The RNA shown here (transfer RNA) has 73 nucleotides and comes from an SAR202 cluster bacterium. It matches the Rfam family "tRNA". By type it is a transfer RNA.
[in-house]
C1' cells in the first nucleotide's frame, strides 16, 4: 500500500427502507423462603462507531473516515 468482514443495551447477538429498534444472559425491585439458591412477574439501560450523501422517510443503500479482525503484497 490494496481488498474482505465486522462495529446495535453492561456481554453475546437479532434486525438489511416505513415510523415506539428487539432477543438471550447480566443488572434492579418484587412474589416465594427463617435467610440464600432456584423458578415466576415487572422495570431501568440505545446518539444503532462518526461525518456527508441519496430518500417524502435511513439501523438499513452510497462515499470517506475511525477501530478491531482476517487475507495479499
Nucleotide at each position: 500500500c490494496c481488498g474482505g468482514c465486522a462495529g446495535u443495551a453492561g456481554c453475546u447477538c437479532a434486525g438489511g427502507g416505513g415510523u415506539u429498534a428487539g432477543a438471550g444472559c447480566g443488572u434492579c425491585g418484587u412474589u416465594c423462603u427463617u435467610a440464600u439458591a432456584a423458578a415466576g412477574c415487572g422495570g431501568g439501560a440505545g446518539u444503532c462507531g462518526g461525518u456527508g450523501g441519496u430518500u417524502c422517510g435511513a439501523u438499513u443503500c452510497c462515499a470517506c473516515c475511525c477501530u478491531g479482525c482476517c487475507g495479499g503484497a

Model confidence (mean pLDDT): 82 of 100.